Context: one part of a larger RNA
């Protein structure tokens, strides 16, 4: 991991609603007993019970009423009949209650041959080393004292083998081995190691203490019982077709991943336009916008300055300044979710009238599911006008929706798959190759491979187009190029100088003149020197400036190898407008077939689907009747083959098989496996 067999909404009783069925103001029997049968059982007796016929009130107690209250014009509950017992279905409550699953808890019991600690008794430690204490010997003292030499053999004493440990490292990790092998360590006369008998037992033992250890099992052992503990939690939960078809909100909860009650879905029933759209028409209302000399607040910028607050003066009053602050008013600018004199759009209400008609809508009564959502557009909040980010309001859309289109992609575009076709037509979207379908038509742009996929920006440029406005021009403009570009003057001041050109001043003036600044840049210490406005010559047609808009460019930077999906593409296969033809999807038409519903009976709608709610069917046991079936001239199984039926399934027929088995109606189920790291054999 396959395969083959097992594997999960059951029974019982109460009660609730629905379908069927018998009696009905009734409706039933229970335990028993009797009678018949081999028996399951049938009949029949038991009318005690029990549900209904009458109810209000705490009650007395009164009654189609009653209770409230002094009393009702009142209000509550009743009255104006249908119910009761069976069978089945659904549901819920009580039991283990759809199946399997803890950790755990309690009680009884069994464990100290492993281990932990004690008790009694026994064994065991090669050799080697060191050389306490104490005797003796001499020597030494007044005597001790103390020396030195032998003797001796002390130690939780040294080295180290049995032994016992377990430092490091390597190995070994489906091992040789559920803790081991190698080297290398520690201890190895001791709190040492062990043999054999014994003792201490579970909330207890033991414990040189590490929550160790108590039979490979320990922050409470093992077995058995209570016990199918309880699991608001995972995880499975078994044939087929047909109809409808959700929810991820609110409100509450020791409540948040669970549950009550509403919402939303389904099945009956029952009510009949009550729904929903459009069209009038009458409201209601303070958003969006806008507005503030209309209020609350919050504010620019100027002009005036009550007043203030600081200098100056004064003995003091007066006075007089201002780079300070500052009412009010005046001019001007703008602002508010919690400001409004105003004030839509849509959306809500209510009438009225048309369409919508297997529909919508309400009520009642059964059975639910959901209460973890999500993207996307929009209106806001909230973050940073950040998030695929959070939180609301409206609406689509995934969820539970295939199908074409975006390269690929739950939400995005288009569009809602009943089944068949080698028909036809479109929709987003395409039509140069991969790829169905224009190398299609007019008229621009773009040269940057910009682009053909994502939108990078401020800012920067004689990139190129088109528009617009203002000057100048055959009295010659723009550029080139030739010449002039002066005098008073070195204008005054300042300076060490300042002569168009450091810098300050101003009537920046006047004079000659085609034209020439008290001077546009370079340049000198200062001057000189170049150059420039200004002007005239040549030349001969358009030139000069500013704004707008369209397509590029520069700014331009990411992580494993590039790329528009890819190949390519340039009067494009770029991009803008116009056009016209294909192509394009489970869309729509057709054609054939099928189910559901309506119904005027000709026909006409309608069939995507997750959790869920309804319906009809298949198959497997078994049991009753039934065919006076079927079978050793071959029953069930089995391996194929034809055929049926939408589909579970179902028939027939060859072969295999070798002794049972079905049709038909109806009962009853140990009554359907792919899944639970399912359980059991097998390979």
């Nucleotide at each position: 991991a396959c395969c083959u067999a097992c594997g999960a909404g059951u029974u019982a009783c109460u009660g609730u609603u629905c379908u069927u069925g018998g009696c009905a103001a009734g409706g039933u029997u229970a335990a028993g007993u009797g009678u018949a049968a081999u028996g399951a059982u049938a009949c029949a007796c038991g009318c005690a019970g029990c549900c209904g016929a009458a109810g209000c009130g705490a009650a007395a107690g009164c009654g189609a009423g009653u209770c409230u209250g002094a009393a009702a014009c009142g209000g509550g509950c009743g009255u104006u009949u249908a119910g009761u017992c069976a069978u089945g279905g659904g549901c819920a409550g009580u039991a283990g209650a759809c199946g399997c699953g803890a950790a755990a808890c309690c009680a009884a019991g069994u464990g100290a041959u492993c281990u932990a600690c004690c008790c009694u008794u026994a064994g065991c430690c090669a050799g080697g080393u060191u050389g306490a204490a104490g005797u003796c010997u001499g020597g030494g003292u007044a005597a001790c004292a103390c020396c030195a030499g032998a003797u001796g053999g002390a130690g939780g004493a040294c080295c180290g083998a049995a032994c016992c440990a377990a430092u490091a490292a390597g190995c070994g990790u489906u091992g040789a081995a559920a803790a081991g092998c190698u080297u290398c360590u520690g201890g190895a006369u001791g709190a040492g190691c062990c043999g054999a008998g014994g003792g201490u037992a579970g909330g207890g033992g033991u414990g040189a203490a590490a929550g160790g250890c108590u039979a490979a099992u320990c922050a409470a052992a093992c077995u058995u019982g209570g016990a199918g503990a309880u699991a608001g939690c995972u995880c499975g939960u078994a044939c087929u077709c047909c109809c409808c078809g959700a929810a991820a909100u609110g409100c509450a909860u020791u409540u948040a991943g669970g549950u009550g009650c509403a919402g939303c879905c389904u099945u009956g029933u029952a009510a009949c336009u009550u729904a929903c759209u459009c069209a009038u028409u009458a409201g209601a209302g303070g958003u969006a916008g806008a507005g503030c000399g209309a209020c609350u607040g919050a504010u620019u910028a100027g002009a005036u300055g009550c007043g203030a607050g600081g200098g100056c003066u004064u003995c003091a009053c007066c006075g007089c300044c201002u780079a300070u602050c500052a009412a009010g008013u005046c001019u001007u600018g703008a602002u508010a979710a919690a400001c409004u004199c105003c004030g839509a759009a849509u959306g809500c209400u209510a009438a009225u009238g048309a369409g919508u008609u297997c529909a919508a809508u309400u009520a009642c009564a059964g059975g639910a599911g959901u209460g973890a959502g999500g993207g996307c557009a929009u209106g806001g909040g909230u973050g940073c006008u950040a998030a695929g980010g959070u939180c609301c309001g409206u609406g689509c859309c995934c969820g539970a929706g295939a199908g074409g289109a975006g390269a690929a992609c739950a939400a995005u575009c288009c569009g809602g798959a009943c089944c068949a076709c080698c028909g036809g037509c479109u929709a987003a979207g395409g039509u140069c190759c991969c790829g169905a379908a224009a190398u299609g038509a007019c008229a621009g742009c773009u040269a940057a491979g910009u682009u053909a996929a994502a939108c990078u920006a401020a800012c920067g440029a004689a990139g190129u187009c088109a528009g617009a406005u203002u000057g100048c021009u055959a009295a010659g403009a723009c550029a080139g190029c030739u010449a002039g570009g002066a005098u008073g003057u070195u204008g005054g001041c300042u300076u060490g100088g300042a002569a168009g050109c450091a810098g300050c001043c101003a009537u920046u003036c006047a004079u000659u003149u085609a034209a020439a600044g008290a001077g546009u840049g370079c340049g000198u210490a200062a001057c000189a020197g170049c150059u420039c406005a200004c002007u005239a010559g040549u030349c001969g047609a358009g030139g000069a400036a500013u704004c707008u808009g369209g397509c590029g460019u520069g700014g331009a930077u990411a992580a494993u190898a590039a790329u528009c999906g890819g190949g390519u593409a340039u009067u494009a296969a770029g991009u803008u407008g116009u056009c016209u033809a294909c192509c394009g999807a489970a869309g729509c038409c057709g054609u054939g077939g099928g189910a559901u519903c309506u119904u005027u009976a000709a026909a006409g709608a309608u069939c995507g689907g997750u959790a869920g709610g309804g319906g009809a069917g298949c198959a497997u046991u078994c049991c009753a009747u039934u065919c006076a079936g079927c079978g050793u001239c071959g029953a069930a199984g089995g391996c194929g083959u034809a055929u049926c039926g939408c589909g579970a399934g179902g028939u027939a027929c060859u072969c295999u098989g070798g002794a049972g088995c079905g049709u038909a109606u109806g009962g009853a189920a140990a009554a359907g496996c792919a899944a639970a790291u399912g359980u059991a054999g097998g390979u």
The part of an RNA shown here (large-subunit ribosomal RNA, domain II) has 683 nucleotides and comes from Phocaeicola sp. Rfam family: Bacterial large subunit ribosomal RNA.